[in-house]
Molecule: SAM riboswitch aptamer (S box leader)
Organism: Sporolactobacillus spathodeae
RNA sequence: UUCUUAUCAAGAGCGGCGGAGGGACUGGCCCAAUGAAGCCCGACAACCAGCACAACGUGUAUGGUGUUAAUUCCAGCAGAGUGAUCUGAAAGAUAAGGG
Repeated sequence: UUCUUAUCAAGAGCGGCGGAGGGACUGGCCCAAUGAAGCCCGACAACCAGCACAACGUGUAUGGUGUUAAUUCCAGCAGAGUGAUCUGAAAGAUAAGGG
């Protein structure tokens, strides 16, 4: 980097550094000097490995990730519906395996 599979309505600080932006993209709508991004610490979770057990699972949280505003913040294409809306894709994120 690409392909496949799975999951994405739960959960997580009144901390330190930092200083102006951020929420993938587009349109909205939000967050932000009562401190954005980023880094450190903490926390959450349990995808993989490990360990334990009453073992096709249950637990644990040691390791590898990951996450830590708002449903993946909403919509972005299609179908159903008078409409509100609902469903499925697409796109995205994360993990594992393969190229």